Model confidence (mean pLDDT): 81 of 100. Transfer RNA from an uncultured Poseidoniia archaeon, 74 nucleotides, folded computationally.

[in-house]
RNA sequence: GGGUCUGUAGCUUAGUCAGGUAGAGCACCGGGCUUUUAACCCGGGGGUCGCGGGUUCGAACCCCGUCAGACCCG
Numbered sequence: 001g002g003g004u005c006u007g008u009a010g011c012u013u014a015g016u017c018a019g020g021u022a023g024a025g026c027a028c029c030g031g032g033c034u035u036u037u038a039a040c041c042c043g044g045g046g047g048u049c050g051c052g053g054g055u056u057c058g059a060a061c062c063c064c065g066u067c068a069g070a071c072c073c074g
Stems, first nucleotide, its partner, number of pairs: 001073007010026004020057001028044005050066005
């Protein structure tokens, strides 16, 4: 230098095939239960989906560029 794959909440990730309200678990916050803690139960906050642009009524998803990581080729 070329190619493939990956990037979504603090962490692990689903959703991409087939465009239509961004979800789950853990963690965090509040409450219940408990003598207290843990566990358990109820509720809550937190994401401009790596970044920029394009297509579209509408993009995590399609297209282009770019950044980072892993692997392969040279």

Annotation: It matches the Rfam family "tRNA". Rfam links the family to the GO term triplet codon-amino acid adaptor activity.